[in-house]
This record gives sequence, C1' cells and structure tokens, in this order.
RNA sequence: GAGCCUGUAGCUCAGUCGGUAGAGCAACGGACUUUUAAUCUGUAGGUCCCGGGUUCGAAUCCCGGCAGGCUCA
Repeated sequence: GAGCCUGUAGCUCAGUCGGUAGAGCAACGGACUUUUAAUCUGUAGGUCCCGGGUUCGAAUCCCGGCAGGCUCA
C1' cells in the first nucleotide's frame, strides 16, 4: 500500500426483506433470610464508532473517515 471481517447498554452478544432497539450477566430497589450468599420480582441504563447521502422513515442501503482483527504485498 491492497483486500476481507468487526464496531449496538458497564461486559458478552442478538437484531430477518428499511417501520422507530432487545437478551444474558453486571448495577440499583423490593420480597425471602438472624446476616451474607442463593432464589424470586421490579427498575434504570443506548447521539446503534464518527460525518454526509438516499428515503415519509436508516442500527440496517450508498459514500467518506476512524479504531481493532485477519490475509496479501
């Protein structure tokens, strides 16, 4: 220098053919328990890496960048 893959909650990840974002774990509250742990239950938490474009509507499609990984040179 070139090609491919990945980037979504604190962490690990899902998200179908574009229709307004979820799970598990973690955190916090409550129940239970003498207390802790375990169990049950509820709550909060997101500029979907960044910037543009297309569209009535974009995490999703297109373009450019950034970061990480792999391969080639």
This is a predicted structure of a 73-nucleotide RNA (transfer RNA) from Sphingomonas quercus. The sequence was found in a public genome assembly. The coordinates come from a structure-prediction model, not an experiment, and the mean pLDDT is 81. Lineage of the source: Bacteria > Pseudomonadati > Sphingomonadales > Sphingomonadaceae > Sphingomonas. Its Rfam family is "tRNA". Rfam describes the family as follows. Transfer RNA (tRNA) molecules are approximately 80 nucleotides in length. Rfam classes the family as a transfer RNA.